[in-house]
RNA sequence: GCUGGCGGCGUGCUUAACACAUGCAAGUCGAGCGGAAAGGCCCUCCGGGGUACUCGAGCGGCGAACGGGUGAGUAACACGCGAGUAACCUGCCCCUGACUCUGGGAUAAGCCUGGGAGACUGGGUCUAAUACCGGAUACGACCUCCUGCGGCAUCGUGGGUGGUGGAAAGUUUUUCGGUUGGGGAUGGGCUCGCGGCCUAUCAGCUUGUUGGUGGGGUAGUGGCCUACCAAGGCGACGACGGGUAGCCGGCCUGAGAGGGCGACCGGCCACACUGGGACUGAGACACGGCCCAGACUCCUACGGGAGGCAGCAGUGGGAAUAUUGCGCAAUGGGCGGAAGCCUGACGCAGCGACGCCGCGUGGGGGAUGACGGCCUUCGGGUUGUAAACCUCUUUCAGCAGGGACGAAGUUGACGUGUACCUGCAGAAGAAGCGCCGGCUAACUACGUGCCAGCAGCCGCGGUAAUACGUAGGGCGCAAGCGUUGUCCGGAAUUAUUGGGCGUAAAGAGCUCGUAGGUGGCUGGUCGCGUCUGCCGUGAAAGCCCGCAGCUUAACUGCGGGUCUGCGGUGGAUACGGGCCGGCUAGAGGUAGGUAGGGGCAAGUGGAAUUCCUGGUGUAGCGGUGAAAUGCGCAGAUAUCAGGAGGAACACCGGUGGCGAAGGCGGCUUGCUGGGCCUUACCUGACGCUGAGGAGCGAAAGCGUGGGUAGCAAACAGGAUUAGAUACCCUGGUAGUCCACGCCCUAAACGAUGCAUACUUGGUGUGGGCCAUUCAUUUGGUCUGUGCCGGAGCUAACGCGUUAAGUAUGCCGCCUGGGGAGUACGGUCGCAAGGCUGAAACUCAAAGGAAUUGACGGGGGCCCGCACAAGCGGUGGAGCAUGUGGUUCAAUUCGACGCAACGCGAAGAACCUUACCUGGGCUCGAACGGCUUUGGAUCAUCCUCAGAAACGAGGACUUCUCGCAAGAGACCGGAGUCGAGGUGCUGCAUGGCUGUCGUCAGCUCGUGUCGUGAGAUGUUGGGUUAAGUCCCGCAACGAGCGCAACCCCUGUCCUGUGUUGCCAUCAUUAAGUUGGGCACUCUCAGGAGACCGCCAGCGAUAAGUUGGAGGAAGGUGGGGAUGAUGUCAAGUCAUCAUGGCCUUUAUGUCCAGGGCUACACACGUGCUACAAUGGGCGGUACAAAGCGCUGCAAACCCGCGAGGGGGAGCUAAUCGCAAAAAACCGUCCUCAGUUCGGAUCGCAGGCUGCAACUCGCCUGCGUGAAGCUGGAAUCGCUAGUAAUGGUGUAUCAGAAUGAUACCGUGAAUACGUUCCCGGGCCUUGUACACACCGCCCGUCACAUCACGAAAGUGGAUUGUACUAGAAGUCCUAAUCAAACAGGCCCAAAGUAUGAUUCAUGAUUGGGGUGAAGUCGUAACAAGGUAGCCGUAGGAGUACCUGCGGC
Repeated sequence: GCUGGCGGCGUGCUUAACACAUGCAAGUCGAGCGGAAAGGCCCUCCGGGGUACUCGAGCGGCGAACGGGUGAGUAACACGCGAGUAACCUGCCCCUGACUCUGGGAUAAGCCUGGGAGACUGGGUCUAAUACCGGAUACGACCUCCUGCGGCAUCGUGGGUGGUGGAAAGUUUUUCGGUUGGGGAUGGGCUCGCGGCCUAUCAGCUUGUUGGUGGGGUAGUGGCCUACCAAGGCGACGACGGGUAGCCGGCCUGAGAGGGCGACCGGCCACACUGGGACUGAGACACGGCCCAGACUCCUACGGGAGGCAGCAGUGGGAAUAUUGCGCAAUGGGCGGAAGCCUGACGCAGCGACGCCGCGUGGGGGAUGACGGCCUUCGGGUUGUAAACCUCUUUCAGCAGGGACGAAGUUGACGUGUACCUGCAGAAGAAGCGCCGGCUAACUACGUGCCAGCAGCCGCGGUAAUACGUAGGGCGCAAGCGUUGUCCGGAAUUAUUGGGCGUAAAGAGCUCGUAGGUGGCUGGUCGCGUCUGCCGUGAAAGCCCGCAGCUUAACUGCGGGUCUGCGGUGGAUACGGGCCGGCUAGAGGUAGGUAGGGGCAAGUGGAAUUCCUGGUGUAGCGGUGAAAUGCGCAGAUAUCAGGAGGAACACCGGUGGCGAAGGCGGCUUGCUGGGCCUUACCUGACGCUGAGGAGCGAAAGCGUGGGUAGCAAACAGGAUUAGAUACCCUGGUAGUCCACGCCCUAAACGAUGCAUACUUGGUGUGGGCCAUUCAUUUGGUCUGUGCCGGAGCUAACGCGUUAAGUAUGCCGCCUGGGGAGUACGGUCGCAAGGCUGAAACUCAAAGGAAUUGACGGGGGCCCGCACAAGCGGUGGAGCAUGUGGUUCAAUUCGACGCAACGCGAAGAACCUUACCUGGGCUCGAACGGCUUUGGAUCAUCCUCAGAAACGAGGACUUCUCGCAAGAGACCGGAGUCGAGGUGCUGCAUGGCUGUCGUCAGCUCGUGUCGUGAGAUGUUGGGUUAAGUCCCGCAACGAGCGCAACCCCUGUCCUGUGUUGCCAUCAUUAAGUUGGGCACUCUCAGGAGACCGCCAGCGAUAAGUUGGAGGAAGGUGGGGAUGAUGUCAAGUCAUCAUGGCCUUUAUGUCCAGGGCUACACACGUGCUACAAUGGGCGGUACAAAGCGCUGCAAACCCGCGAGGGGGAGCUAAUCGCAAAAAACCGUCCUCAGUUCGGAUCGCAGGCUGCAACUCGCCUGCGUGAAGCUGGAAUCGCUAGUAAUGGUGUAUCAGAAUGAUACCGUGAAUACGUUCCCGGGCCUUGUACACACCGCCCGUCACAUCACGAAAGUGGAUUGUACUAGAAGUCCUAAUCAAACAGGCCCAAAGUAUGAUUCAUGAUUGGGGUGAAGUCGUAACAAGGUAGCCGUAGGAGUACCUGCGGC
C1' cells in the first nucleotide's frame, strides 16, 4: 500500500526527560485526645437540647522513603559475579530477660477580635492526651584500673572495681500497647578482587593532590572536612581529555566461537520543571513534602499569590503507538483490635491483524469436457470437475434453552449469563495479496516504441518486449500478502576457533637496542599456572528435556538439567612457571691461520679531455637523416713541443670479492670494523626477536666557504613540425668536486622481515682446512655465491637445502576501486618537504596470473604483376558513357574505398516507366469464393464531342441441356470476404550475389596434458602451387577444403565419309561432275605423361636439378569447380516472404512531359596529336557465329546511305561475308599539315502511329582543341602485352559498351631491401565493437559533497575575579531565643582561553555528467622504452637534468 470472517494468549509514545485543561492515583485510627460542624433518630417552649448505629475540622500515632513511572544524567564500586565489614545501622515482625514508680507546665481546635480581593495571616482568652518536660530505679552505654581466652594486621570477646550521664503511657474485661537488654529475620550503608564501549589526529595528569599527626564530623572506615608537616600519587597493562551509553538476568541471530540489542517480565541504579539546600524520620536530602534561585504557565482589586502527569486515563505535538471504561470479587499494600476505609498497585473489559497460536470460508458425485474469456498451426488447446446440476454435512458466526470453576462462612467487576452443553435453520454470512528474464517456483497475447515506465544485483524498453502497462493462464503464501527500515546470518569479507603479505591490498630502506614476548640438557624444591574430588554461591522468570492443565496449540503449572563462572577446601606434580644447584651441543672468549674495490686520513702516478704559449701548415672545420646556428685568413681543424688545472681511474674485470643496507675499483702508507677456517683451553644459557628510542641512509635539493677541466637542469640560438615551450644540433648557468652542517626520500627490489631446526639431487665458481697423487691430480669437509631440477607448495607464473617446502619464536603490515598518501590537527625541517593520516561523495568494479584471437612505425620464414626489370596506357585535348553536385513540376529508384561510378540497364522517341502535370474510374486494368438481380453474350462495323482514356448514339446477331420447372457456361448491375501497391523496413527474413580468395586453410572423434579457459593432433626437420608428400613426435584416426575425376585445346591410331576433302584417273569457267575417301576436316572411341628411364643433390625418403626419348616434362595450356567463416557487405525494384502503412488512393486507365537539363567535379572508354604514318590503286590469308515476323545472292538505279529485285536457304549444301592489319606500287616530307576530326550549315536515306524535345546512317561544305600530357596512378610474364579486323545477345530502329572469335605478335624478371595484400611460427599488449582499438591532462558548461577564508552565531567547558539566595556549621565576656557577623555555596556577571557545531563574500582542488575545444602523454620498440625519487621549466597532457629499477 491493497485486503480483511472468528476465537485464545500476549503486546502497544522507539520522537519532545516537550508543554499540559479536567478527573482520579495515600490515607487511616473515636480501642490516644478535647470535642459535635453537617446528616440520621428522639424531645422541644422552635431559642435549642439529647443520642452515637456515627463523624467534618483540629491535637496525637502510624503510613506517606512502599507500590506506580521514566532512562535525562552517569564510563562510575553505577552495574554484574565473588568476597569483606574485627569499621556499621535496621521502624513494623518473631523468640527471650527485666520493668511499666512519681510529679509538672503548656498548646491547637473552640470562643472573642483584627488585616487581606484572595492565598492566607496577627492579637487576646480557655482546655485535653499514648503530645511535651522534671525526679526515682536499672542490667546495658561511655571513661579509669585489674584480669582470662582468642585471632586476621588494626584487634576481638569475657569477668570484676570506681565514676559519669540516661526509661516508660496509657486504654481496658482480657487483649492491644509502652520502656530497656539479648538473639533472630528482613532491608540497607561502606570497602575490596575481577569483568564489560569508541577514540592516541587526547601523552602527559594531579595541590586536598598522595601520605602523616592533631582536631571535627558520621550509624560507620576514610582528605569526608580542617590546621600543620612531608613531596608525593597516577600513566603506553593507556592516566588526563573528548564522544557515546543506564547496568544485568536475558532477547534476536549463529553449527559454535561470536555479533547486535537491553521493548515486555524480573533484579539493581539514577531522576521527578532546571539548579542548590537542608528539615522531619528507623529510613529521604523525599514524584503527588518544605525553603531559595531560574525559566515557563495561570489568578490578581497590581499590593501580592498559585503550579509542576517521566502515576492512570486524556489533550496538543509527532510519519507513528490505545479508553478522560468497570471493580476492589480475587492477589497484594497502608491504617485499624475489628467491622471496615483507601488503593488508576492490581483484576477485568474496550481499541489496534502489532505479534504468536488455533479454526473456518464447505464435503462427495458430476464431461455434451456447456456458455463466456484467452490463445491458436483454425485442427484445436486452456480456464476445467472448475461451474451448472444431484446429494450430504453444519465447525465458526446467528437464534433459542440449560449453565459452571474462579469463594474459605458472606462477597463475582469480568458477565447484555463468560467458558461449556443441547436444540434449530440454511451452503447459507466469511479471500485476498505478491510474483511469473536469471538468481527464484511460475508464459502467452495485445498496447507502447530508449517514450511511458521497471529495477534488490545483473539489467529491460530505439515496431515482432516471457523484464514496461493490461488481459488470460500459472506459481507462492494465506486473514493476510507485499514494501520500507534495523539487526544477525550467508561473509573464512577482521580469520581465537578460522585469512593473508614474490607478482592480486600488504615486509618498515638498513642496523643496534629498551620494555615486552619467547627460550637448550639435567637434579631438587614450591605447588603459581594446569588437572581432579567435595562444599558454598551462581535469585526467580527464561532456555533444553519430561510430565501435567486449558477440546488442540500458543499460553500456563510441576520436576530435572543448564547457568560453561567465582570463592573455599582436600589431593596430583608430567608439562609451563618461581627458587636453589649441576652440564656444554646454543652464545661468547683465548690461541693460530686466511681472502677481500669494507671504512677513514694523508701522500702519490700515468692516459685522456679542455685551456694557454710557441713551431709546422692552409681553407676549411664541426655537426646531422639532411642541414643550419657555431668556430676559422685577426690563420681554425690537423700536427709537434712545452705549460696550467680539475675530475675520473682503461686493460685486469669475472651472474668474481667485501659490506647491515645505502654502497665500495689507479698505487702507497697509517689507523680501524667485520667475516671465514683450524684448535677444543675458558665462561656456563650469558640466547632469539624487538613496540617506543638511537644511529646509518643513493641521487636530487638547502646553508656557509672553496673549487670548476669535462658533462649539464634552467636559458639562448639553429633545425624538424600544422605547431614543437620536445626528441636532433651548437653554446651554456646552477649543479656535479672538496670541507663542515642539514635534508631522510627512491622500482632504497630478491618488489621475498629476522633467528633456529628438519627435508632427494646434479653442475659451475670465491675463501679456508684435511687426506691423496708424478702432477697445477683426485676425493672429503666447512663457509659464501650462481644455474638446472625431485618431493612438497602455489590461483597460475613459478619457488625448490640461499624455499615461496615442513615447523617454532618475535616484530612490521593488509582488508574493494577512486577521492588520497589528499584535507585538518600534531610533530620534524632554513626551505623544499618528510612522518603520522581521515571523511563526505562516487563506482560495480579496480586488480593478479594464464588462455584464445586481433594488432604492432616487433622478429624469423614464405608467397602473389606486390615491388623491381620491361611494354603499353590513364591523369592534359575533343567526344561518348556513368556518377556526384546543381537545376527542375519531375529530372523515378537502387549501388558509395578496394568489393558504387560503359554498375542493375543484353540497348528510356511512345511503350518500357516505377517520376511530374492534367483528364478519368472506385469490386476497380487482371484473379477466387459467396449472396442477389438482369440479360443471351461475345465479336464486328458506323456516326458525334474530345488530346486520348472515356462518354453519347446507332447497325448486325440471338448459347447449351431439358417436355417443363429449372440447371450450367458467359456477360453486365448491386453487395460482401477480399483484390491491388516498383509504398516502408536487406538492421525481421528466404533465395541469390560480391569480397578476403582458388588464399591453404577450417574442424571433429577417441586418447593424453592442464583446477580451468584451453592445448596436443595442425608444432618441429625437409619439401611442395598446396595442412602436397616424407621423416620425427602423446598422439592415433577422420571430415570439409588442395589435387584428381569433367569440358576445350596440343600428337597419334581406329571407325565414319555428306552438305566436307581431292593425291592418283577423267572432266569443267568453277571439287562443277564421274570417281575415290589416301589427306584436311567432322563426329564418336582409344593411345599418350607416370619423376616412368639415366645421372647429380638429398637421409637409402619425400622431392629437386640436369639429360635422353617424345607432339607434349614435371599441375603441358585454358575453363568449370569457391572450405569453416568475415563484412548487421548488396538486393523487400527479379522472385518469395513476416510485420507495419494505404483502400473514391500510396491502386488503376490515358495524353503530354521527364529519366537526354548544365557555372562545375570525378570514374570508365573511344578518337587523336602523326612518316613504324596518312591518302589512292592493286593483290592475298581466318575463326567463331547467326538467319523464316528471318538471312537475302545475281542483275538494274543512285557518288553514297540506300532503293528495286527476288534465285537460294529451315543451313558442313544458300546467305550475312568485304576479313582488316599485312604485302606490292605511287603521292605527301615534318607543317596545326593530304595529321586530327569536334562543331556547325545545306541536301538526303532508313526504321517506326510518330525522329521537335530525343534515333542512326550518307553526300557536300565547315575544319575546334590537340605537337605524347604535373603531382599521382593502372594493366600485363607468352601465343601473353600491344595491335588489326570479324561475329553475337538485347533490338522496329538505335554501341566508342558487354561478350565471343581469329590474324600479326614482342620486351623483361638481377632479385625479395622497400610499398600493398596474404600464409605459418614467435614476441609484446592496458586492445576483444579487437589499432578506424584503447586512453591522458588543461580549458569551457552543468551539478554535488568537501577544504581554506575577514568574520558571524550557538553549545560545552577551563582559569581568574565579582557577587552571594536558601541552608548546614561556626561565633567574647551567665543561660535561651531572635537579630547581627563569618566560612562554604546555586543561579547570575566580568575578563580571558579551550573544544565543538552551524554559517560566510571569495577561493582551492576533487567527484560526476551520449555525442564541446586543444593536443597525443601511456598501452606494440606506442613511433624519444617505460617507471620511481628529486630539481627546474612549460597552454595541457608533459619535457629535461641527476641517480636508481
Molecule: small-subunit ribosomal RNA
Organism: metagenome